[in-house]
Context: one part of a larger RNA
RNA sequence: UCCGGCGACUUACCGUCGUCAGCCAGGUUAAGGUGCUCUGCACCGGAGCCGAAGCGAAAGCGAGUCUGAACAGGGCGAUCAAGUUGGCGGCGGUAGACGCGAAACCACGUGAACUACGCAUGGGCAGGAUGAAGUGGGGGUAAUACCCCAUGGAGGUCCGAACUCACUAGUGUUGAAAAACUAGGGGAUGACCUGUGUGGAGGAUUGAAAGUAUCAUCAAACGUGGAGAUAGCUCGUUCUCUCCGAAAUAACUUUAGGGUUAACGUCCGGAUAGUUGCCAUCGGGGGUAGAGCGACUGAAUUCGACAGGGGGCCUACCCGGCUACCCUUCGAAACCAAACUCCGAAUACCGAUGUCCCAAGUCCGGGCAGCUAGACGGCGAGGGAUAAGCUUCGUCGUCGAGAGGGGAACAACCCAGACCGCCCGCUAAGGUCCCUCAAGCACGCUCAGUGCGAAAGGAAGUUGGACUGCCGUGACAGCCAGGAUGUUGGCUUAGAAGCAGCCACCAUUUCAAAAGUGCGUAAUAGCUUACUGGUCGAGGAGUCCUGCGCCGAUAAUGAACGGGACUAAGCGUGCUACCGAAGCGGCGGGAAUACGAGCCGGAAGCGUAAGCGACGGGUUCGUAUUCGGUAGGAGAGCGUCGCAUACUAGAGCGAAGGGGCACGGACAACGAGCCCUGGACGAACUGCGAGUGAUCAUGCCGGA
Numbered sequence: 001u002c003c004g005g006c007g008a009c010u011u012a013c014c015g016u017c018g019u020c021a022g023c024c025a026g027g028u029u030a031a032g033g034u035g036c037u038c039u040g041c042a043c044c045g046g047a048g049c050c051g052a053a054g055c056g057a058a059a060g061c062g063a064g065u066c067u068g069a070a071c072a073g074g075g076c077g078a079u080c081a082a083g084u085u086g087g088c089g090g091c092g093g094u095a096g097a098c099g100c101g102a103a104a105c106c107a108c109g110u111g112a113a114c115u116a117c118g119c120a121u122g123g124g125c126a127g128g129a130u131g132a133a134g135u136g137g138g139g140g141u142a143a144u145a146c147c148c149c150a151u152g153g154a155g156g157u158c159c160g161a162a163c164u165c166a167c168u169a170g171u172g173u174u175g176a177a178a179a180a181c182u183a184g185g186g187g188a189u190g191a192c193c194u195g196u197g198u199g200g201a202g203g204a205u206u207g208a209a210a211g212u213a214u215c216a217u218c219a220a221a222c223g224u225g226g227a228g229a230u231a232g233c234u235c236g237u238u239c240u241c242u243c244c245g246a247a248a249u250a251a252c253u254u255u256a257g258g259g260u261u262a263a264c265g266u267c268c269g270g271a272u273a274g275u276u277g278c279c280a281u282c283g284g285g286g287g288u289a290g291a292g293c294g295a296c297u298g299a300a301u302u303c304g305a306c307a308g309g310g311g312g313c314c315u316a317c318c319c320g321g322c323u324a325c326c327c328u329u330c331g332a333a334a335c336c337a338a339a340c341u342c343c344g345a346a347u348a349c350c351g352a353u354g355u356c357c358c359a360a361g362u363c364c365g366g367g368c369a370g371c372u373a374g375a376c377g378g379c380g381a382g383g384g385a386u387a388a389g390c391u392u393c394g395u396c397g398u399c400g401a402g403a404g405g406g407g408a409a410c411a412a413c414c415c416a417g418a419c420c421g422c423c424c425g426c427u428a429a430g431g432u433c434c435c436u437c438a439a440g441c442a443c444g445c446u447c448a449g450u451g452c453g454a455a456a457g458g459a460a461g462u463u464g465g466a467c468u469g470c471c472g473u474g475a476c477a478g479c480c481a482g483g484a485u486g487u488u489g490g491c492u493u494a495g496a497a498g499c500a501g502c503c504a505c506c507a508u509u510u511c512a513a514a515a516g517u518g519c520g521u522a523a524u525a526g527c528u529u530a531c532u533g534g535u536c537g538a539g540g541a542g543u544c545c546u547g548c549g550c551c552g553a554u555a556a557u558g559a560a561c562g563g564g565a566c567u568a569a570g571c572g573u574g575c576u577a578c579c580g581a582a583g584c585g586g587c588g589g590g591a592a593u594a595c596g597a598g599c600c601g602g603a604a605g606c607g608u609a610a611g612c613g614a615c616g617g618g619u620u621c622g623u624a625u626u627c628g629g630u631a632g633g634a635g636a637g638c639g640u641c642g643c644a645u646a647c648u649a650g651a652g653c654g655a656a657g658g659g660g661c662a663c664g665g666a667c668a669a670c671g672a673g674c675c676c677u678g679g680a681c682g683a684a685c686u687g688c689g690a691g692u693g694a695u696c697a698u699g700c701c702g703g704a
Stems, first nucleotide, its partner, number of pairs: 001704006011095013026050003032044005054061002064076004098236002101233001105226006117199008125190001127159003130155001134151006163187003167184005205213001239637006249262005264370001265368008275360003279354006290343001291341002297337002301333005307328004311323004374399010404415003419589004424585003430579003433564003439576007451566001457551002461548002464545005470539001478535005484508003489503003514529001518527002590627011601615001605612002638693001640690005650681001657677005
């Protein structure tokens, strides 16, 4: 991992609601008893319980009562009235209460065979080395000391086996081994190693101390019990179909991943009717968008007048004068605001009327829920940085709980809401060269592969348009020529001569020519421009608007059309086609609901009788509408095991159970069975009752 089996909403009592049934102002028995055809049934048993009356703390009174002085007022009641017992079902309460799951807590016991420490009593340590004290002899001293030689045999002494330890490396790592092996290493007369016995127990133990050790278990052992502890947490929770179908919000919460109530769902009952929505018209309130401010509150800018005040300066005895300053006033102009408004929409909301095509509501009572982590997109806002796949609101949509088509792929975007079937048709979004279903035409644009990613900014790219000058009395560009004189203007300066700087910027000759446009020189010189003539011969210069393009454009595999490729198969406009979905239509089928019709049933009552009959149910037909769906509500069924039916039908001419499906179209017929195995049981139908349905719980057991 797979296969098989097991595996989770139960049971008891109480409550509540529904449903079915009995009886009914009543309903019902419990324990117990009697009888019988005895797991049971029938009868007896009225104790008790619920209901028919309440009010008061109570005495108590009673359709009233309590309070009270009250015949007042007020509170709770009465009038209108239905209960009760049982079966079944939903939900709740108490119990383990859908199943599995803690870490823990407590009680009573069991452990020192491992290991820690203590005690008692035993055992062990090859061999070698070193040579302390002491002692003897000798030397030496006044005597000691001291020295030498010998003897001696001390030591948590040295080397090194047994023994013991575990420092290093390798191997081992589903091991030979839940700690070892191999090669080395440390201690090896000691705080040494070791046998046996013994002691103390959940912290009062032990510990050369690591929270270590206490039988492979230790920040509190193990066993059993309380015990199915508790788990607002995680996981799991088993057949089918039909109808409807949410929420991720509000308030409160030792509350925030939990609850309660409300809102939203579903089912039942009742009520409402031209009732609600949509649409049209009319009537409302508002202070948003916008706008405005000499209409307020604030903010803020410029100019002017210069009126008033202040500051500064001048003058100063006073008077007075000046101003790149500040405030106020007046005039002019422009202008800002969520917490400004003289104004003021569209929508939305409320109300009324109308239409009756379309679609359904709405309210009340009750049963049962689920939800209260939402997400993205558009629009309006706050926070943030007019950041975030950010965050918090409002509003709509989608996803959630929504499949299908498009978007290359892609919950949330675009189109569109899937009852089932079809080798039929039409469309939506989006597309129509090939991949890949489907396309052509007309007129323009683009040359950048722009298309197929991007800004400020930049540019004689190019399209269309508007406007202003110049131009055969010759424009624009080029070429040829001129571009002079007073004068080197004055000043300044070492110099300043058109050309460092300052001032002025005249005049003359001229077709024209600056008191000089730019280079240049130390200053001159030189080159050049403006300006003019000639040559040439037709358009030329500029500004603005506009369509499409260009540059700006740098990242790690090539990676910015989905690919090929395309100059249209790119972009714009127009026309006509086509493709394209689970949309719409067509054909066939199913289900639910409503309405109508037929048939069947049929209470009370009526009728001599046949029959009539409210009504509900079943069934058939027709019409209309509907049938995506998570949590969840409601409904209808299937299957399994057992009981009754049933010691029945059936069955050795083969039951139950097990296996297989080839041959022969199996067969009287219907249409679903047949063959093999097995060897003795055993249905259907209709009811009843449950240990009743498993791909999943790191589920449990077994197998592969």
This is a predicted structure of a 704-nucleotide part of an RNA (large-subunit ribosomal RNA, domain II) from a Gemmataceae bacterium. The prediction has a mean pLDDT of 81. The source organism's lineage runs through Bacteria, Planctomycetota, Planctomycetia, Gemmatales and Gemmataceae.